[in-house]
Context: one part of a larger RNA
RNA sequence: CGCAGGAGAUUUGAAGGGAGCUGACCCCAGUACGAGAGGACCGGGUUGGACGUACCUCUGGUGUGCGAGUUGUACUGCCAAGUGCACGGCUCGUUGGCUAUGUACGGACGGGAUAAGCGCUGAAAGCAUCUAAGUGCGAAGCCCACCCUAAGAUGAGAUCUCCCACCCGUAAGGGUUAAGGCCCCUGGUAGAUGACCAGGUUGAUAGGCCGGACGUGUAAGCACAGCAAUGUGUUCAGCGGACCGGUACUAAUAGGCCGAGGG
Repeated sequence: CGCAGGAGAUUUGAAGGGAGCUGACCCCAGUACGAGAGGACCGGGUUGGACGUACCUCUGGUGUGCGAGUUGUACUGCCAAGUGCACGGCUCGUUGGCUAUGUACGGACGGGAUAAGCGCUGAAAGCAUCUAAGUGCGAAGCCCACCCUAAGAUGAGAUCUCCCACCCGUAAGGGUUAAGGCCCCUGGUAGAUGACCAGGUUGAUAGGCCGGACGUGUAAGCACAGCAAUGUGUUCAGCGGACCGGUACUAAUAGGCCGAGGG
C1' cells in the first nucleotide's frame, strides 16, 4: 500500500514445512517343521540405542555487586574492624536465571490408492491363461492421519462485537471527531533494532521499604576463661543477586498525534 466505511477479537485452511530410524529380551513354544542337530511364521509384551521437541521437580554444571574462610602487601593515625590489589588473589558453599550428562514426551494406531508379487472370474484361441472387459489382496515407499506456519490464498475467505446520517465546499476535496490506535513513559514471560507481552494513578509496571522463602553458617561490640594462640556466652546469629507476597514512599505526570461520516 492492497484486501471498496473505520476498528477490536476469534477463526477456516488453499499451500508449504517438520517428523518418518532401529536393536535385544520374554510369552506363544522347545510348539509347527525335522531322523536328529536345530528351530519358526502369525500375534502379544518388556526394555534399550541414536535422533528430535519441551522443561528445570530431581541429579549435576555455571555463579565476577551472595555468604564464609584464608595468604601477601598497601591504606583507613594505632588496637580492633575493614577496604584496595594480587587470574574473581586463592579456597568452600550457593538463590534466581541459563543449561545436559538430568526429567518428560515423540516415531505410532488406522484409512485410501498402489509397486514387485499373489489371486478370482474370463475370452480372443471350445483347452489353457491374473487381463483383453470386469474384480480381490499386496510395502519402511505415495496420499491422508500426527506437529508447525499459513487469507498478499490480489481467488486477499468466515464469525462475533464496537463506532457512526458532524462542519465547510457545486464538486474534487478539506476540517473536527467516534470506536479504536499510536507517540511518550515504567518494565519483561519478549528482544540485535523494530516487533511481542504486562502496565501507566480508577495503578502493584519497575525501584525502594516491610514480611517470607532460600543461601551462607553463629557477625560486630561487650563479658567471661586462658600467659597466649584461642574458646565460650550474648547468637541457629549477622549479612543478602535475581525468588514469593504485601505496601503508592519514588518513577509511569502532564500531554500530543492519527483515525469513519452510512460505506
Description: A computed fold for a 263-nucleotide part of an RNA from an Actinomycetota bacterium, annotated as large-subunit ribosomal RNA, domain VI. The organism belongs to Actinomycetota, within Bacteria. The RNAcentral record of the full RNA draws on ENA.